[in-house]
RNA sequence: GGCCCCAUAGCUCAGCCUGGCCUAGAGCGACGGUCUUAUAAGCCGUAGGUCGCGAGUUCAAAUCUCGCUGGGGCCA
Numbered sequence: 001g002g003c004c005c006c007a008u009a010g011c012u013c014a015g016c017c018u019g020g021c022c023u024a025g026a027g028c029g030a031c032g033g034u035c036u037u038a039u040a041a042g043c044c045g046u047a048g049g050u051c052g053c054g055a056g057u058u059c060a061a062a063u064c065u066c067g068c069u070g071g072g073g074c075c076a
Base pairs, nucleotide, nucleotide: 001075002074003073004072005071006070007069010028011027012026013025020059030046031045032044033043034042052068053067054066055065056064
C1' cells in the first nucleotide's frame, strides 16, 4: 500500500443478507419486591440504547450506498 471481517444496553450477543409487523430484543449483571430465621437459588417487576461517527438514497434506514474512526485478519 491492497483486500476482507467486526463495532447494537454495564458484559456476551441476536436482528442486517431480503428496509416497514407499535416504541430495537435476549441472557448475564444492577436495583426493587416476593420467599427464607438469614443468605443463596427460584419467581415477579423496574431502569438502562444518538444501533461507532458523519453524509447520501428513500414516504420510511440498526438494515442499502459513500467517507471517516477504532479493533482483528490475509497478501505484499
Molecule: transfer RNA
Organism: Nanobdellota archaeon